[in-house]
Parts: sequence; structure tokens; C1' cells
RNA sequence: AUGCAGCUCUGGAGAAGCUCAGAAUGAGUACCGAAGGUGCAAGGUUGGAUAUCCGGCCGAAUCUCUCAGGUAAAAGGACAGAGAUACAU
Repeated sequence: AUGCAGCUCUGGAGAAGCUCAGAAUGAGUACCGAAGGUGCAAGGUUGGAUAUCCGGCCGAAUCUCUCAGGUAAAAGGACAGAGAUACAU
């Protein structure tokens, strides 16, 4: 110096402070995507078949689903910046 891991600091969006019953809280409807998780394009690999056909597996995201989570503030928060540290080269 580069890569990588967690840590500290800073920034950080969306969506009902809904309805019902309530002591905690539970139930219902609507909604959001940026913890986590699901799905797959190109491509790769592999099997069958006469075949340009039909399958299996691998396969990214801020895309997709909305399981989880969330819909005032707080907390959380992908991601980004900075700092020191550990490891590797």
C1' cells in the first nucleotide's frame, strides 16, 4: 500500500401514532423494503435424446417475494464516509 474481519464515530430511506377489545397485550384490515431469509438472468456444469429438444445442479443485486422485520419518537437499519486494531499479501 492492497485485500479482508469485526469494532468506534458520522450520515442514512419507505410505509396507519389505523380499527376493535384491553392491565400486560391480543385480534383485524391496509401498507413498506434497506437487518436476516426466499426466488432467478446471463453464464457454468451435468444427465437424457436422432435432434437446434427436454431436464438436474451451481448461479448477483438496492431486482423479486413479504416468511421474518417494520409503518410518531427512540431503537433497528442495507449502504456510504472516517478512525484505530487484527489477519493475509